Guanidine-I riboswitch aptamer from Caldibacillus thermoamylovorans, 101 nucleotides, folded computationally. Rfam family: Guanidine-I riboswitch aptamer. Rfam describes the family as follows. This family represents a conserved RNA structure found upstream of the ykkC and yxkD genes in Bacillus subtilis and related genes in other bacteria.

């Protein structure tokens, strides 16, 4: 340097915080306010460098009515600062980025 496999979704997980919910102080007495994430948690977000799954795609082998069915393989990846969204952080997003090697 080029390029659709460094690819798209979808379901989880490390991770994250704090809108709601619980939960724990507290006020107040029967409306339920108010504080806490320095509260395991349910809902939430959520990975290019985590895991399955589908579909695409690319080659290769087979069927041998074919620009198609089938089966089969795609192995690599160190990493800030700063900034952004959204309650609110984050392995989100800028970003397989800058830089290193």
């Nucleotide at each position: 340097a080029a390029a659709a496999u460094u690819g798209u979704u979808u379901u989880c997980u490390a991770g994250g915080g704090u809108u709601c919910c619980g939960c724990a102080a507290u006020g107040a007495u029967u409306a339920u306010g108010u504080u806490g994430g320095u509260c395991c948690g349910g809902u939430c977000c959520g990975a290019g460098a985590g895991a399955a799954a589908a579909c695409u795609c690319a080659c290769a082998g087979u069927u041998c009515u074919a620009u198609a069915g089938c089966u089969g393989u795609g192995c690599c990846a160190c990493g800030g600062a700063g900034g952004g969204a959204u309650a609110a952080a984050a392995g989100c997003c800028c970003g397989g980025g800058a830089g290193a090697a």

The model forms 96% of the base pairs in the Rfam consensus.